The RNA shown here (Glycine riboswitch aptamer) has 101 nucleotides and comes from a Clostridia bacterium. The model forms 89% of the base pairs in the Rfam consensus. The sequence was found by an Rfam model in a public genome assembly. Its mean pLDDT, the model's own confidence on a scale to 100, is 81.
RNA sequence: CUGAUGCCGGCAGGAGAGCGACUGAUGAAAGCGCCGAAGAAGCAAGAGCGGACCUGUCAAAUCCGUUUGAACCUUUCAGGCAAAUGGACUGCCGGCGGACA
Numbered sequence: 001c002u003g004a005u006g007c008c009g010g011c012a013g014g015a016g017a018g019c020g021a022c023u024g025a026u027g028a029a030a031g032c033g034c035c036g037a038a039g040a041a042g043c044a045a046g047a048g049c050g051g052a053c054c055u056g057u058c059a060a061a062u063c064c065g066u067u068u069g070a071a072c073c074u075u076u077c078a079g080g081c082a083a084a085u086g087g088a089c090u091g092c093c094g095g096c097g098g099a100c101a
Stems, first nucleotide, its partner, number of pairs: 006096008018032001022031002033081003039077001040075003046068007
């Protein structure tokens, strides 16, 4: 179920940080400075497991280790710093799917 979560596509909205006017230099690369909302990486409480401790035994509490554990938080690898492109996320429409929410 008169179809949820989710995925794909279209339309609309969509921030930040040196455009020209930091150096180069007239232009690119490169250098330095800076940004976080593609992507990527990191982890808190909690939970699972094991051990220690304790005990007649079990359990609880406590301690140690380990597994799991989110983001718009953090890192700034990648990406970006006028416009364009991109852009997490939001709304609407269509498609897939079928309760895995």